[in-house]
Molecule: transfer RNA
Organism: archaeon
């Protein structure tokens, strides 16, 4: 170089045109419970890589471009 999968809160995932609030565990914050503490319940906080098409409507299709991993050379 070329070809295939990927890129979603701090961190690891599911979803894949509109309406479950964009899932679910951690993580943090706050309560409840306990003599303290873990633990375990509730309640909150916080995400779609970037541009650029298509379409009424894009996190979801499409091209580009970045970046990661596997193959080939």
């Nucleotide at each position: 170089g070329c070809g295939c999968c990927g890129g979603u809160u701090g961190u690891c995932u599911a979803g894949g045109g509109g309406u479950u609030u964009a899932u679910g565990a951690u993580a943090c914050g706050a309560g409840a419970u306990u003599g303290c503490c873990a633990a375990u319940c509730u309640c909150g906080u916080g995400g779609c890589c970037c541009g650029g098409g298509u379409u009424c409507a894009a996190u979801u299709c499409c091209c580009g471009g970045c970046c990661g991993g596997c193959g080939c050379a």